[in-house]
Context: one part of a larger RNA
This record gives sequence, structure tokens and C1' cells, in this order.
RNA sequence: GCAUUGUUAAGGAACUCGGCAAACUGACCCCGUAACUUCGGAAUAAGGGGUGCUAAGGUAAAACUUAGUCGCAGAGAAUAGUCCCAAGCAACUGUUUAACAAAAACACAGGUUUCUGCUAAAUCGAAAGAUGAAGUAUAGGAGCUGACGCCUGCCCAGUGCUGGAAGGUUAAGGGGAAAUGUUAGAGUAAUCGAAGCAUAGAACCAAAGCCCCAGUGAACGGCGGCCGUAACUAUAACGGUCCUAAGGUAGCGAAAUUCCUUGUCAGGUAAGUUCUGACCCGCACGAAAGGCGUAAUGAUUUGGGCACUGUCUCAACAAUGAUCUCG
Repeated sequence: GCAUUGUUAAGGAACUCGGCAAACUGACCCCGUAACUUCGGAAUAAGGGGUGCUAAGGUAAAACUUAGUCGCAGAGAAUAGUCCCAAGCAACUGUUUAACAAAAACACAGGUUUCUGCUAAAUCGAAAGAUGAAGUAUAGGAGCUGACGCCUGCCCAGUGCUGGAAGGUUAAGGGGAAAUGUUAGAGUAAUCGAAGCAUAGAACCAAAGCCCCAGUGAACGGCGGCCGUAACUAUAACGGUCCUAAGGUAGCGAAAUUCCUUGUCAGGUAAGUUCUGACCCGCACGAAAGGCGUAAUGAUUUGGGCACUGUCUCAACAAUGAUCUCG
């Protein structure tokens, strides 16, 4: 000097990305306990006090009461919550990357859409067959959302899905016209040419689909621009115009989303790129790829505070072990 452990004057987070680590707290009894709330909780909230032994009283036995008494210390050692304020996210218990991620991801109850009438739909298989299910729409499959509360706006032009069948287009198949080859025959010849056979195949008939006509967004998705205008200025309730299928409603908003940006104002600090509350100029929020709230919950993320401490100012000492020397 290293590892583990313990103690430390004064200060007490000045350390650090960050109180990481450590310390404080801790049992039982009594008192007391806020906002908020889904009235269950929050809650061991927070914050205080007590605890040994002896005698007497008391009791079924305790508890308990009174008096006394010892120690620095009475849950006498050990084991045994730190707490509070505010915000984000996810309702919750649960699940997950065996060995870098436990989370805001997954799941979830609940919501909703759609398919399925039973030899069900869906799935596996070449088939037999099996699962679904020894179930039967209060059931089963698939998709999205994700407790609860208040809600969930506009667009069906495109794509998809569902329905429609008048018209257009359209396959195999049916149909069989014209034509061609062949030749009995006719003709002086050129050539024509029945039937049959062969080749070839027009019109016409002909389904779904597509075109077409409707519906449908908790289907895939989408939800504008320019110019002017009020008696200070500024702004524009208002007007004009172009385009669109329709031009973003409620709510929220520098946000887990804001580039410019450490936006501006306020709070907190002596000092705050973080944090909280507002503003709205939303580069590029927005309503089940849900919007906004929300008690409880969380080894979650962020900011602040009390207490506490060797995290630090700034290091010191001690114990144990290894290192080191000899054998």
C1' cells in the first nucleotide's frame, strides 16, 4: 500500500451524473394522525411519551396503580420501517430478455369490432383423423383498446370489407355460319364442284370477378392555403378568394412529443440548461396505434426537503486476512 470490518474532533451532501455507499429509523404499549379519496383507504401517515428491579394494593391469573430503588444506558446483547412534499408513466396483484435491460415493455379485469347455427368458424394434417368441445352465440375464434370517471368530433374521394344486381367486360363448355383440302361428276380447257371424310372455327348462349351502384372509421387511413379589415398601437370576432373527400372538434400543450430553446413570466435557491405553475408562436399533441383526469399500488423515472451520516473538507486510528521475509 490492498481487501473486509469497526470507531472518529469540527462541519454535515460542500461529494457525485445521481445521497451511489454508509448512517439514521426499527419491538411492544399509550396518545395522536393531514391533503386527497373509488369512503375501502391514505396510515405503522406525520409527530410525541413509556418499557429494569423491590414492596404494597389489585386480579382467577394478568393488566394496572402507588411508593421506593440501581445504572451512562432497562425492547440494556442479537434479529426487527428512515420519513415528508411535488410531478411523469403504468390503474392494480402478476409476467419478461436463464448469464449486461424488471421497465413506462407484456399480461390483465373491463370496453368494442368482426367471424361462427354445429359435420360451427378457426387451426394441424397428403389423408384418415384430431383440437375447438364431450362445448352450442351468457359459447368459441380473430383484431384493437386496456381498472374507474368524463368522453370518443369531421371525412366513404383512395384502399379494404359488406350488400346489390339493370348495363358493360369476361373462361372452360355449348353452338355451328363462312372458308380450306380431297373428288364422284360437269366442262375442249381454264375452272366449277354434291355427299362423305378431314382442317378450321364467326354469330349466339354462358358464372364468379372487374367496371358500376350503395353502405361501412373502436376498418387501412386523412383531418388546408393566401389576402384584407376595429377611432393610439397591436390583434382580428368579420369579409374576400383558391383548393379539398373533409379541412383537427372537446380536452391537453416548450409535453417521455418543442427544432429555434437555457422560449417568456412566476415559484423554489445567495446563485436553478433540471423541477413546479402558467402562457400558446403545437418545427412535428389530439380523441380505443384512444384524449383528458384519477384514489390506491410501484426494487419505476424526475425535482425538493427533514433527519442522518467518513460521500466529502481531509484524512486518522484499530482488528482480521492476504501481500512480504525465513524455514
Large-subunit ribosomal RNA, domain IV from a metagenome, 327 nucleotides, folded computationally. Its mean pLDDT, the model's own confidence on a scale to 100, is 88. The RNAcentral record of the full RNA draws on SILVA. It matches the Rfam family "Bacterial large subunit ribosomal RNA".